[in-house]
RNA sequence: GGGCCUAUAGUAAAACGGUAUUACGCUUCCAUGGCAUGGAAGAGGUCGGGGUUCGAUUCCCCGUAGGUCCA
Numbered sequence: 001g002g003g004c005c006u007a008u009a010g011u012a013a014a015a016c017g018g019u020a021u022u023a024c025g026c027u028u029c030c031a032u033g034g035c036a037u038g039g040a041a042g043a044g045g046u047c048g049g050g051g052u053u054c055g056a057u058u059c060c061c062c063g064u065a066g067g068u069c070c071a
Base pairs, nucleotide, nucleotide: 001070002069003068004067005066006065007064010024011023012022013021018054026042027041028040029039030038031037047063048062049061050060051059
């Protein structure tokens, strides 16, 4: 320098173009004398910019970061 893949909550992952979901973690409450544990509720997220579309996490383009292969 070139090809391919990936980027979603604190972590790990889902998500036919139509309300972003799950597990663990975090906060509050209940149960216990307390811890562990169990139950209920809650906060927290789509890498950046542009385009297509009534509507984009999803499709297209450019960038950024990471991984991998070739030279």
A computed fold for a 71-nucleotide RNA from a Patescibacteria group bacterium, annotated as transfer RNA. Its Rfam family is "tRNA". Rfam classes the family as a transfer RNA. Lineage of the source: Bacteria > Bacteria candidate phyla.